[in-house]
Predicted 3D model of a 96-nucleotide RNA (c-di-GMP-I riboswitch aptamer) from a Lysobacteraceae bacterium. Its Rfam family is "c-di-GMP-I riboswitch aptamer". Its family is annotated with cyclic-di-GMP binding in the Gene Ontology.
RNA sequence: GUCGAACAAGGGCAUAACCAUCGAAAGGCGGUGACGCAAAGCCUCCGGUCCUCGGUUGCGAUCUUCGGUCGCAGCACGGAUAGCGGGGUUGCCGCG
Numbered sequence: 001g002u003c004g005a006a007c008a009a010g011g012g013c014a015u016a017a018c019c020a021u022c023g024a025a026a027g028g029c030g031g032u033g034a035c036g037c038a039a040a041g042c043c044u045c046c047g048g049u050c051c052u053c054g055g056u057u058g059c060g061a062u063c064u065u066c067g068g069u070c071g072c073a074g075c076a077c078g079g080a081u082a083g084c085g086g087g088g089u090u091g092c093c094g095c096g
Base pairs, nucleotide, nucleotide: 012037013036017032018031019030021028022027035083041089042088043087045086046085047084048081049080050079051078055075056074057073058072059071060070061069062068063067
């Protein structure tokens, strides 16, 4: 001088549960609280998982029948999860 790898330091976020609130629900916001997290900061582009008010398709029933209503099932085209993973992007310290 170069390379690799830490120990640390300052901190950060906030599981479950409870209270309150929004939502049909999954779940979200706020408070208390910490299981944990080196991106457990942010973003649904890809996959997974979850929800089913409404939407849509199918079947059945019914009626005042070319349509309506009800029930069941499917779908994601609807919603959620970034603390499920991938991806994108930003950030702290780093041989003292």